[in-house]
RNA sequence: UCCCAGGUCCCGGAGGGCGUCAGCUCUCUAACUCCGUCAGGACCGAAAGGUAGCAGCGGCAUGAGAUGUCUUUCGUUGUUUCGGCCGACCUGGGACAC
Numbered sequence: 001u002c003c004c005a006g007g008u009c010c011c012g013g014a015g016g017g018c019g020u021c022a023g024c025u026c027u028c029u030a031a032c033u034c035c036g037u038c039a040g041g042a043c044c045g046a047a048a049g050g051u052a053g054c055a056g057c058g059g060c061a062u063g064a065g066a067u068g069u070c071u072u073u074c075g076u077u078g079u080u081u082c083g084g085c086c087g088a089c090c091u092g093g094g095a096c097a098c
Base pairs, nucleotide, nucleotide: 001095002094003093004092005091006090007089008088009087010084011083012082013081014080015079016077017076018075019074022071023070024068025066026065027064028063034059035058036057037056042051043050044049
C1' cells in the first nucleotide's frame, strides 16, 4: 500500500422502551341568555279550546375529571434489526514493498 473479516461513528428505513397531544369510552357539568316535554299558575276566548311558559324531568352542547388493550401527534432513547456509497476511524488475518 492492497485484499478479506469484524467493530465504532455517520446517513437513511422499519420496529421497540419511556414520556406527551388529540380521538374513542365512562363520570360530572345549563336558574335564565340550548332543544324537547312542560305539573302548578298566568293570558286569550261566551264556550270548545288555544297561547306563551317558571319549576321538575330527559337530551345534547360546553368545560372539567378518570381510565386503557385501541388509533394518532410530537419529543427522547448506551433499545432491536436492515440498508449505504467515491464516507471517517479502530481491531484481527493475509499478500506485496521497504
Predicted 3D model of a 98-nucleotide RNA (Bacterial small signal recognition particle RNA) from a Gemmatimonadaceae bacterium.
It matches the Rfam family "Bacterial small signal recognition particle RNA". For this family Rfam cites "Temperature-responsive in vitro RNA structurome of Yersinia pseudotuberculosis" (Righetti et al., Proc Natl Acad Sci U S A, 2016). Rfam describes the family as follows. The signal recognition particle (SRP) is a universally conserved ribonucleoprotein involved in the co-translational targeting of proteins to membranes.
NCBI's taxonomy places the organism under Bacteria, Pseudomonadati, Gemmatimonadota, Gemmatimonadia, Gemmatimonadaceae.